The RNA shown here (SAM riboswitch aptamer (S box leader)) has 116 nucleotides and comes from Tenacibaculum holothuriorum.
The coordinates come from a structure-prediction model, not an experiment, and the mean pLDDT is 82.
Lineage of the source: Bacteria > Flavobacteriia > Flavobacteriales > Flavobacteriaceae > Tenacibaculum.
RNAcentral holds the sequence, with entries from Rfam and Ribocentre.
It matches the Rfam family "SAM riboswitch aptamer (S box leader)". Rfam describes the family as follows. The SAM riboswitch is found upstream of a number of genes which code for proteins involved in methionine or cysteine biosynthesis in Gram-positive bacteria.
RNA sequence: UAGUUAUCAAGAAAGGUGGAGGGAAUAGACCCUUUGAAACCUUAGCAACCCUUUGCAUAUGCAAAGAAGGUGCUACAUUCUACCCAAUCAAUUUUAAGAUUGUGGAGAGAUAACGA
Numbered sequence: 001u002a003g004u005u006a007u008c009a010a011g012a013a014a015g016g017u018g019g020a021g022g023g024a025a026u027a028g029a030c031c032c033u034u035u036g037a038a039a040c041c042u043u044a045g046c047a048a049c050c051c052u053u054u055g056c057a058u059a060u061g062c063a064a065a066g067a068a069g070g071u072g073c074u075a076c077a078u079u080c081u082a083c084c085c086a087a088u089c090a091a092u093u094u095u096a097a098g099a100u101u102g103u104g105g106a107g108a109g110a111u112a113a114c115g116a
Stems, first nucleotide, its partner, number of pairs: 003114006013043005021032003026082004044074003049070002051066006078108001083105002085102005
């Protein structure tokens, strides 16, 4: 790195260094940013994947509590859209192309646990 499984509209920021970009990539939109971006460091916090305890169970799972340790995270839904589907609108002889909406789906991505 491929792959498997689960989750992704909740939650949680200050300081120091730094000095112009950033919100994964491409395109468009919308935002953040010299009242200081990215990155790194310190401290604090959030959450509960791994984990710990207890109960029930034996489909090795479910529920409750916890937070010492391993990760993760702490603007905006994974910022939104792109592909498919559905509904509505408009138009047409018919079909296709068009617009709007959808806690619909896929794909891509992120994180965790596993992993030849």